RNAcentral holds the sequence, with entries from Ensembl Protists and Rfam.
A computed fold for a 74-nucleotide RNA from Emiliania huxleyi CCMP1516, annotated as transfer RNA.
Model confidence (mean pLDDT): 82 of 100.
Rfam family: tRNA. Gene Ontology term of the family: triplet codon-amino acid adaptor activity. It is annotated as a transfer RNA. About the family: Transfer RNA (tRNA) molecules are approximately 80 nucleotides in length.
RNA sequence: GCCGGGCUAGCUCAGUUGGUUAGAGCGUUGGAUUCAUAACCCAGAGGUCACCAGUUCGAUCCUGGUGCCCGGCA
Repeated sequence: GCCGGGCUAGCUCAGUUGGUUAGAGCGUUGGAUUCAUAACCCAGAGGUCACCAGUUCGAUCCUGGUGCCCGGCA
């Protein structure tokens, strides 16, 4: 330099062939339980869906570019 894949909660990851509420586990906060702690149980908070633009009535999803990460070829 070329090609391919990925980027979603603090971490690991789902997700929708574009549609009215974006989710799980772990973590975290509060509560319940206990003499107390842990485990288990209940509830909550936490997201510009990497960024910029385009298409569309409508984009996390489609298109183009940029950035970063991983792999391959040279």